Model confidence (mean pLDDT): 85 of 100. The RNA shown here (SAM riboswitch aptamer (S box leader)) has 103 nucleotides and comes from Planococcus donghaensis. Of the family's consensus pairs, 97% are formed in the model.
[in-house]
RNA sequence: UCUUAUCUAGAGAGACGGAGGGAUUUGGCCCUGCGAAGUCUCAGCAACCAGUCCGACGAAGACUACGGUGCUAAAUCCAAUAGGCUUUGCCUAAAAGAUGAGA
Numbered sequence: 001u002c003u004u005a006u007c008u009a010g011a012g013a014g015a016c017g018g019a020g021g022g023a024u025u026u027g028g029c030c031c032u033g034c035g036a037a038g039u040c041u042c043a044g045c046a047a048c049c050a051g052u053c054c055g056a057c058g059a060a061g062a063c064u065a066c067g068g069u070g071c072u073a074a075a076u077c078c079a080a081u082a083g084g085c086u087u088u089g090c091c092u093a094a095a096a097g098a099u100g101a102g103a
Base pairs, nucleotide, nucleotide: 001103002102003101004100005099006098007097012042013041014040015039016038020031021030022029025080026079027078028077043072044071045070048068049067050064051063052062053061076096081093082092083091084090085089
């Protein structure tokens, strides 16, 4: 970089650190010296890879959690583009992004 699946559920304490953070731009909204980012330790969540059962060696479904990732404020915090509607707004789809698996 490409393909593909998922993204309104779930799950935090401690130590170090010392001012920012929520991907990027803009706007909003929020978190933060009652301690941000980052690093480490431990704990947890989930079930993508993995395993078992069922099934037909498939799909769907059920279960498990030793291992590889991932994640543990708010929907991917919200909007931005297109379309629709019962238009202070709501819904659908896309784009972008994140994560897994494969190339």

It matches the Rfam family "SAM riboswitch aptamer (S box leader)". Gene Ontology term of the family: regulation of gene expression.